[in-house]
Transfer RNA from a Phycisphaerae bacterium, 73 nucleotides, folded computationally. RNAcentral holds the sequence, with entries from ENA.

RNA sequence: GCGGCAUUAGCUCAAUUGGUAGAGCAACUGACUCUUAAUCAGUGGGUUCCGGGUUCAAGUCCCAGAUGCCGUA
Numbered sequence: 001g002c003g004g005c006a007u008u009a010g011c012u013c014a015a016u017u018g019g020u021a022g023a024g025c026a027a028c029u030g031a032c033u034c035u036u037a038a039u040c041a042g043u044g045g046g047u048u049c050c051g052g053g054u055u056c057a058a059g060u061c062c063c064a065g066a067u068g069c070c071g072u073a
Base pairs, nucleotide, nucleotide: 001072002071003070004069005068006067007066010025011024012023013022019056027043028042029041030040031039049065051063052062053061
């Protein structure tokens, strides 16, 4: 240089051949407990890596870019 894969909540990952972005853990609040832990219930948290395009509608499709990993010479 060329090719492939990945990028979504604090972390690890989902999201059905385009249709309201979710789960687990963590955090916070409450219940329980002499207290802590554990357990149970609940709450908050996202410009889906960046910029364009297509579309009534894009995490998803197309183009260019960034970062990381793998392959190749």
Rfam family: tRNA. Rfam's curators write: Transfer RNA (tRNA) molecules are approximately 80 nucleotides in length. The family's RNA type in Rfam is transfer RNA. The coordinates come from a structure-prediction model, not an experiment, and the mean pLDDT is 80.